[in-house]
Context: one part of a larger RNA
RNA sequence: GAACGAACGCUUGCGGCGUGCCUAACACAUGCAAGUCGAACGAGAAAAUCUUGCUUGCAAGAUGAGUAAAGUGGCGCACGGGUGAGUAACGCGUGGGUAAUCUACCUUUGGGACAGGGAUAACACUCCGAAAGGGGUGCUAAUACCUGAUACGAUGCGAAUUUCAGAAGGAGUUUGCAUGAAAGGUGACCUCUUCCUUGAAAGUUGCCGCUCGAAGAUGAGCCCGCGUCCCAUUAGCUUGUUGGUGGGGUAAUGGCCUACCAAGGCGAAGAUGGGUAGCUGGUCUGAGAGGAUGAUCAGCCACACUGGAACUGAGACACGGUCCAGACUCCUACGGGAGGCAGCAGUGGGGAAUAUUGCGCAAUGGGGGAAACCCUGACGCAGCAACACCGCGUGAGUGAUGAAGGCCUUCGGGUCGUAAAGCUCUGUCAGGUGGGAAGAAUAUGGAAAUCCCCAAUAAGGGUUUUCAUUGACGGUACCACCAGAGGAAGCACCGGCUAACUCCGUGCCAGCAGCCGCGGUAAUACGGAGGGUGCAAGCGUUGUUC
Numbered sequence: 001g002a003a004c005g006a007a008c009g010c011u012u013g014c015g016g017c018g019u020g021c022c023u024a025a026c027a028c029a030u031g032c033a034a035g036u037c038g039a040a041c042g043a044g045a046a047a048a049u050c051u052u053g054c055u056u057g058c059a060a061g062a063u064g065a066g067u068a069a070a071g072u073g074g075c076g077c078a079c080g081g082g083u084g085a086g087u088a089a090c091g092c093g094u095g096g097g098u099a100a101u102c103u104a105c106c107u108u109u110g111g112g113a114c115a116g117g118g119a120u121a122a123c124a125c126u127c128c129g130a131a132a133g134g135g136g137u138g139c140u141a142a143u144a145c146c147u148g149a150u151a152c153g154a155u156g157c158g159a160a161u162u163u164c165a166g167a168a169g170g171a172g173u174u175u176g177c178a179u180g181a182a183a184g185g186u187g188a189c190c191u192c193u194u195c196c197u198u199g200a201a202a203g204u205u206g207c208c209g210c211u212c213g214a215a216g217a218u219g220a221g222c223c224c225g226c227g228u229c230c231c232a233u234u235a236g237c238u239u240g241u242u243g244g245u246g247g248g249g250u251a252a253u254g255g256c257c258u259a260c261c262a263a264g265g266c267g268a269a270g271a272u273g274g275g276u277a278g279c280u281g282g283u284c285u286g287a288g289a290g291g292a293u294g295a296u297c298a299g300c301c302a303c304a305c306u307g308g309a310a311c312u313g314a315g316a317c318a319c320g321g322u323c324c325a326g327a328c329u330c331c332u333a334c335g336g337g338a339g340g341c342a343g344c345a346g347u348g349g350g351g352a353a354u355a356u357u358g359c360g361c362a363a364u365g366g367g368g369g370a371a372a373c374c375c376u377g378a379c380g381c382a383g384c385a386a387c388a389c390c391g392c393g394u395g396a397g398u399g400a401u402g403a404a405g406g407c408c409u410u411c412g413g414g415u416c417g418u419a420a421a422g423c424u425c426u427g428u429c430a431g432g433u434g435g436g437a438a439g440a441a442u443a444u445g446g447a448a449a450u451c452c453c454c455a456a457u458a459a460g461g462g463u464u465u466u467c468a469u470u471g472a473c474g475g476u477a478c479c480a481c482c483a484g485a486g487g488a489a490g491c492a493c494c495g496g497c498u499a500a501c502u503c504c505g506u507g508c509c510a511g512c513a514g515c516c517g518c519g520g521u522a523a524u525a526c527g528g529a530g531g532g533u534g535c536a537a538g539c540g541u542u543g544u545u546c
Stems, first nucleotide, its partner, number of pairs: 001546004006542005013392004018387001019385002021350001026348003030345003035075003040072002048063007082303003091228008101220002106216007114148004123138006154179010184208006193201003229275003236266003241263008278300004282293004305326005328339004356382001358381003364378001365376004395425004405416004429487001431482005439473001443469010490535005495516003501530005511518002
């Protein structure tokens, strides 16, 4: 000199844009943060209103409404969001390998969806319990569950054969045996079939699903080369240890696990041990080399009160799931139960120190749904903080009697100083009044035309036109007008380094100080004043890095 997620002191007008628990991975009151689908399924209220009857406050019916709440089932909950405790490691970075692998939803493509069955929740009745919750009996549905059939592919085993490959469990063709699937829902139409009169379904067809394959895309698992902090005042470490064979396990290789066999494996090119630490793109500094760092944003990893475990699932050994143990907190009828903010706000505590228990799903994105739509503390916004950066303003011109006043003085004067006043203007920002967005469409709904599909002018899908609806921010940004210099400057320093000097007070005292050093009676170094210098809505100090 530069920088900062800063803090402290003094000061503070406005706006834009960003950032904001670095400490206790300390404990948490309260609310919200993951639901959705009735076009998978069975069942299904109430309040209120209306009508009727009358014994006048009751009964019945209708609407509410196939709505609410709950249940079975599907998909999602493994994303998104938080934190950095652990980890010196194939954790991360980079480059490869997988002939050792998996991949729900999505896209393309091939085949298929036949025939049956038994339950169960909800519900009703009942029992136990303070509660949390649980048991029994009976009824019922499905795209829930089960059995059989079928098998273009698929898988396993066997035979023949082609091709790729350095090697292997590679890719393919022919063939034999064996194994293994499925589910319907919702519109439309009578062209075909059936009943045949409108119409309907067992018929046809659209859309969404279901099942077995192939390919793609995406995501993930595993392996390897190289790189990745300090201590040798850590020198030896290791028995599933190192390798082999058989077996198990996994989607998959492998001591990953196990039985047996061998005795290996690592190490001064630093093993082992100890300390510290999430890694990277980046960030800061520097001419660079380098050094330091890893907040915000992005990628990867790890964790979710502490430790352990598996279940479900395409995917977890799962932050707002389950089980066990522990610590802590809460409820209890003392028998037993409930909980997990390192999600968003917020509280206590710690600390030098870090914000609102806000608004909205309008946009972007995500989950569910055919869709309308619902959910979304992701996100978009607003609030607080000069915390950082950037921009603007606090007026402009003129004005000498060089006013008054302050300070200094050699008493002549000098200086503050064109500074003020005065005169002439301007109107940024703040204030007031009025108007007032973009963000909203390739969104959603209606209508029309046209194209595809189809027997079809129906349904479904595409394109175009047109109409309507949707904004948290917000009556915000912005614009116009009104008024009027009015409301808006401080902080540090002035001995040298280092830009800027005099007076008074004090008298080695009080004090200053980054270093050198000032102060003991004329202190440009202490304290005050006048003046000056530097930066400026900031200025200094402290801390840290280069």